[in-house]
């Protein structure tokens, strides 16, 4: 440099243009147990960043920026 793909809670991952943005796992708190582990409730927390398109963007478009992968 030139080509693709990815960017969502602390960590992992889901989301026909119209959601309370899934779920697990974590951390808080509470059952159960004599504790302990375990399980089971119930709370917690995210859409890389700036434009653009649309009545309406995680989602479509460009740009930027970080990772990765293949060419050179």
């Nucleotide at each position: 440099c030139g080509g693709g793909g990815c960017g969502u809670a602390g960590u992992a991952u889901a989301a026909c243009g119209g959601c309370c943005a899934u779920u697990a796992u974590g951390c808080a708190g509470g059952g159960c147990u004599g504790g302990g582990g375990g399980u089971c409730c119930u709370g917690u927390g995210a859409c890389c960043u700036g434009g653009g398109u649309u009545c309406a963007a995680c989602u479509c478009c460009c740009a930027g920026c970080g990772c990765c992968c293949c060419g050179a």